Transfer RNA from a Paracoccaceae bacterium, 77 nucleotides, folded computationally. It was read from a public genome assembly. It matches the Rfam family "tRNA". Its family is annotated with triplet codon-amino acid adaptor activity in the Gene Ontology.
[in-house]
RNA sequence: GCCGGCGUAGCUCAGUAGGUUAGAGCGCUUGAUUGUGGAUCAAGAGGUCCCCCGUUCGAGCCGGGGCGCUGGUACCA
Numbered sequence: 001g002c003c004g005g006c007g008u009a010g011c012u013c014a015g016u017a018g019g020u021u022a023g024a025g026c027g028c029u030u031g032a033u034u035g036u037g038g039a040u041c042a043a044g045a046g047g048u049c050c051c052c053c054g055u056u057c058g059a060g061c062c063g064g065g066g067c068g069c070u071g072g073u074a075c076c077a
Stems, first nucleotide, its partner, number of pairs: 001073007010026004019057001028044005050066005
């Protein structure tokens, strides 16, 4: 360089016949319980769905471009 995969909460990841409010587990915060802590239970906070443009009545999901991570492969030395 070429080909492919991936990018969604702090972490690990779901979510694709496009549809009204974007989710789970863990973690975090508060409360209950406890002599304290852990465990357990209840409640809560936390998101530019990587960025830009486009298609559409409507985009996390479709198209184009870019960025980053990653796998394969080729070339130079």